[in-house]
C1' cells in the first nucleotide's frame, strides 16, 4: 500500500438579531418588566423483554395456562451481557447456532419410489422346486448388488449358505452402563463391560427443570367546582377473585342503609405523582471480562395543546436517521458523511 474482519468516537462550526419553555434574584400599579442560568438522542423510535413505582387484600395453595432452555459468572431483574464448552461456516482473523429429552407415550414425513419405521420392503435382481422343447409361468427362500429419495435400518474383511443376512467372528464407528484422570461446570480424554445397532422432526403434542397474581402515570392521591335520580341482586346470597377449585376477606339476613352491577345526570379547573436516580462523567483499586468498590468544591430538560425555533452573515468536507411526556436496564430497527484502535492474509518498492 491492497484485500478482509472486528471494536470505539462523532453526527456542521461560529457571530448577530428576534422568539419559546423552566428555575433563581430584583422590582411591581400583580398585567408584567429587568438581570442571570438550564433546555432532546445515539437511537429520545418500535413498545419486543425485564424491573422500579401505583392500585387491586404488602398477593395465599393446587390444577390449568404462558414463558425460558449447553455451562459458569455479572446484574435489582431479564428472553440482556461477559467468559467458556459443543456443533456448523471460513485459508485465517472471525462469524453463526431455541444448543434439555426421540431405548415414556402419541403424532408427522411433500415429490420420487416396490417400500418411509414394522415382524420393514421383492421393482430390478440372486438362489431353488415344479411345469414347459423353449421364451417363460407358478410356488418358496434371500435385504447381499442395482434403481428412487433429504432420509432405505452401521462400515470393512472373513465364516457360513442353494443363494443370503450381526445369523456368527475379528477390527473400526456409533449407543447404553460403570470407573479413572483434567476442569467449579458444560465438556474433554481414557479403561472395562454389555447387547449386536437403537433413523429424523420436540420453533408438533408431550416429558423434565426453572420462572410468572392482575391492571396500569388516562396508575394513584388531594383541593375546588358542579349534578337528579332510577333499576336489578339473596333457602346452598352478592362481591373482592379478570380461567377453575380451595382458602380467605368484605357486605347482608327480608330491606334497598351499606355493598356490587347497569341506566341516567354532573365535571374537563388546579396541585402532587414528575424527575437526584439500580443515573452519567473523570480518576484510582480489584477482576481475563461483563461488572463491582472508593474518591471528586464534576454534570443532569420537565411541558399539559404541549418549549428546545426562525432570519441574516462568514467558513468547510455543504450536514443522515430522527425528536423527550413517570423513570431505569436491555434488545431490535433507521442513519449522509467524517475520525480512529486491534487482528488476519497478500505485496515486497522507497
Nucleotide at each position: 500500500c491492497c484485500g478482509g474482519u472486528u471494536g470505539g468516537c462523532u453526527g456542521g462550526a461560529u457571530g448577530a438579531u428576534c422568539g419559546c419553555u423552566c428555575c433563581c434574584c430584583g422590582u411591581u400599579u400583580c398585567g408584567g418588566c429587568g438581570g442571570g442560568g438550564g433546555g432532546a438522542g445515539g437511537a429520545a423510535a418500535g413498545u419486543c423483554c425485564g424491573c422500579c413505582c401505583u392500585c387491586c387484600a404488602c398477593a395465599g395453595a393446587g390444577c390449568g395456562c404462558g414463558g425460558u432452555g449447553c455451562u459458569g459468572c455479572c446484574u435489582a431483574a431479564c428472553g440482556g451481557g461477559c467468559a467458556g464448552g459443543c456443533g456448523g461456516g471460513g485459508a485465517a482473523a472471525c462469524c453463526c447456532g431455541a444448543c434439555g429429552g426421540a431405548a415414556a407415550g402419541c403424532g408427522c414425513a411433500a415429490c420420487a419410489g416396490a417400500g418411509a419405521a414394522g415382524u420393514a420392503g421383492a421393482u430390478u435382481g440372486c438362489c431353488u422346486u415344479g411345469c414347459g422343447u423353449g421364451a417363460g409361468c407358478a410356488g418358496g427362500g434371500c435385504g447381499a448388488g442395482g434403481g428412487u429419495g433429504a432420509a432405505a435400518c452401521g462400515g470393512c474383511g472373513g465364516u457360513g449358505u442353494a443363494a443370503a443376512a450381526g445369523a456368527c467372528c475379528a477390527c473400526c464407528g456409533g449407543c447404553g452402563c460403570g470407573g479413572g484422570c483434567a476442569g467449579u461446570g458444560a465438556u474433554g480424554u481414557u479403561c472395562g463391560c454389555g447387547g449386536c445397532u437403537a433413523g429424523g422432526c420436540a420453533a408438533g403434542c408431550c416429558c423434565c427443570a426453572c420462572c410468572g397474581g392482575g391492571a396500569g402515570c388516562a396508575a394513584a392521591g388531594c383541593c375546588g367546582a358542579g349534578c337528579a335520580g332510577g333499576u336489578g341482586c339473596a333457602u346452598u346470597g352478592g362481591g373482592g377473585c379478570g380461567g377453575c377449585u380451595c382458602g380467605u376477606c368484605c357486605c347482608g339476613c327480608a330491606a334497598a342503609a351499606a355493598g356490587c352491577a347497569c341506566c341516567g345526570g354532573g365535571u374537563u379547573g388546579g396541585c402532587u405523582g414528575c424527575u437526584u436516580g439500580a443515573c452519567c462523567c473523570u480518576g484510582c483499586u480489584g477482576g481475563u471480562g461483563a461488572c463491582a468498590g472508593c474518591a471528586g468544591u464534576g454534570g443532569c430538560a420537565g411541558a399539559u395543546a404541549g418549549a428546545u425555533g426562525a432570519u441574516c452573515g462568514u467558513c468547510c468536507a455543504c450536514g443522515a436517521c430522527a425528536g423527550a411526556a413517570g423513570g431505569c436496564g436491555g434488545c431490535u430497527u433507521a442513519c449522509a458523511g467524517g475520525c480512529u484502535g486491534g487482528c488476519c492474509g497478500g505485496a515486497a518498492c522507497c

The RNA shown here (Bacterial RNase P class A) has 350 nucleotides and comes from an uncultured Chloroflexota bacterium. Of the family's consensus pairs, 93% are formed in the model. It was read from a public genome assembly, where an Rfam model found it. Rfam family: Bacterial RNase P class A. The family's RNA type in Rfam is ribozyme. The prediction has a mean pLDDT of 76.